The part of an RNA shown here (small-subunit ribosomal RNA, 3' major domain) has 472 nucleotides and comes from an uncultured bacterium.

[in-house]
Context: one part of a larger RNA
RNA sequence: UGACGGGGGCCCGCACAAGCGGUGGAUUAUGUGGUUUAAUUCGAUGCAACGCGAAGAACCUUACCCGGGCUUGAAGUGCAGUGGACGAUCCUUGAAAGGGGAUUUUUCUUCGGAACUGCUGCAUAGGUGCUGCAUGGUUGUCGUCAGCUCGUGCCGUGAGGUGUUGGGUUAAGUCCCGCAACGAGCGCAACCCCUAUCUCUAGUUGCCAGCACGUUAAGGUGGGAACUCUAGAGAGACUGCCCGCGCAAGCGGUGAGGAAGGUGGGGAUGACGUCAAAUCAUCAUGGCCCUUAUGUCCGGGGCUACACACGUAAUACAAUGGUUGGUACAAUGGGUGAAGCCGCAAGGUGGAGGAAAUCCAUAAAGCCAAUCUCAGUUCGGAUUGGAGUCUGCAACUCGACUCCAUGAAGUUGGAAUCGCUAGUAAUCGUAGGUCAGCAUACUACGGUGAAUACGUUCCCGGGCCUUGUACA
Numbered sequence: 001u002g003a004c005g006g007g008g009g010c011c012c013g014c015a016c017a018a019g020c021g022g023u024g025g026a027u028u029a030u031g032u033g034g035u036u037u038a039a040u041u042c043g044a045u046g047c048a049a050c051g052c053g054a055a056g057a058a059c060c061u062u063a064c065c066c067g068g069g070c071u072u073g074a075a076g077u078g079c080a081g082u083g084g085a086c087g088a089u090c091c092u093u094g095a096a097a098g099g100g101g102a103u104u105u106u107u108c109u110u111c112g113g114a115a116c117u118g119c120u121g122c123a124u125a126g127g128u129g130c131u132g133c134a135u136g137g138u139u140g141u142c143g144u145c146a147g148c149u150c151g152u153g154c155c156g157u158g159a160g161g162u163g164u165u166g167g168g169u170u171a172a173g174u175c176c177c178g179c180a181a182c183g184a185g186c187g188c189a190a191c192c193c194c195u196a197u198c199u200c201u202a203g204u205u206g207c208c209a210g211c212a213c214g215u216u217a218a219g220g221u222g223g224g225a226a227c228u229c230u231a232g233a234g235a236g237a238c239u240g241c242c243c244g245c246g247c248a249a250g251c252g253g254u255g256a257g258g259a260a261g262g263u264g265g266g267g268a269u270g271a272c273g274u275c276a277a278a279u280c281a282u283c284a285u286g287g288c289c290c291u292u293a294u295g296u297c298c299g300g301g302g303c304u305a306c307a308c309a310c311g312u313a314a315u316a317c318a319a320u321g322g323u324u325g326g327u328a329c330a331a332u333g334g335g336u337g338a339a340g341c342c343g344c345a346a347g348g349u350g351g352a353g354g355a356a357a358u359c360c361a362u363a364a365a366g367c368c369a370a371u372c373u374c375a376g377u378u379c380g381g382a383u384u385g386g387a388g389u390c391u392g393c394a395a396c397u398c399g400a401c402u403c404c405a406u407g408a409a410g411u412u413g414g415a416a417u418c419g420c421u422a423g424u425a426a427u428c429g430u431a432g433g434u435c436a437g438c439a440u441a442c443u444a445c446g447g448u449g450a451a452u453a454c455g456u457u458c459c460c461g462g463g464c465c466u467u468g469u470a471c472a
Stems, first nucleotide, its partner, number of pairs: 001472002003469003007466007015456002019420005026315008034306002042053002064301007077123008087104007106115003126290002129288003135284002137279003140275001142273001147186006153162003166177003192267004197235007207224002211222003238261001241255001242253004317413001321372007333360001335359001336353001340349003379410001384405007426448007
């Protein structure tokens, strides 16, 4: 100087407390461990691995296993030699890849050759093989925590200290006051984006107040530019004003005004560093290793196994509910597909509309009625049998969905443990990416919409000062 302490002081955080909803019990989905296997490819492993890489394993992907092939190679570059077009069609063998065979067939030319291409040879290729403890790059984490440093000066033999400590204050090393310090940098904040209010500009596909037409109905039509909205430019919030406290910074107020008040809400933004943290399988790359194989092509299988254990989710156990009928209101996003007809349905047909504020597209919970009456039930839907639809060469291993039948566990979950402070939790649906097909996952979007916070004694993590130490 640090680190540590079941030392001290001050402070903060959904850290506890106060609340709400879960997990842990059931079934299923999914990931992991383990076991099994010819193979169950590899990586990730406390927080910070485990619906993670994977924004989607039937083949492909695919890296694994079995089997069948190739060896200058599946792709690329250069040189030399040699031959010919390449290609197309057909036959045969084969699971395919591949092998064998038949027919047909060049262009330019300065006639030297060139273009394209097969074969042979050489130099090379290739490797998801190893090492993340040789590396770059990228990422997680402490932590959006308030810290980490430098120049000059001063102090100290020196390591180093001071500044950065102290008194206040703040979300903040934020600011003020003081001070052998005076300044500065990276962080904080602000500048950026979205959102909440208003003004101006513009008015289609969106809107309809007033005027007219029209309809069973409907901005449907003429028209309008007010309103909503859309999308560009501005305004607005700064403790600016008032009162109290205070030297100041600032704090308090059922203060005023205001759409918004003290960082208005959210996002992006992650200092010096820590963990030899993660990744050689995104990519790049040193070294090592393989080179008729650890390369490469193909068929099939596997990654989907299953006594079990754990994580994360979905659905429930019901009446604040289930079922049936009627009826209302979104936003984001994408490029697809409406009405009608057929089918109980998945779906088929159809092709209007739509390169889009026009189409996809009915939101659902909600509301209004009816019914069920507390039961393993009209709860719950697993599992299984049968019949089908769709995608796709192909749904056996191993897809999704529909209908009929079947109707399991489950009556609120031990010890323990997680999330959340407001348009949040909880709950409800919608869209998108991936994608031929496949979503209970992920990423977005809106609808309905709470309870509680006395407080900081305690648990956990962190910041500053101080103290002890046989630790570095």
Model confidence (mean pLDDT): 80 of 100. Its Rfam family is "Bacterial small subunit ribosomal RNA".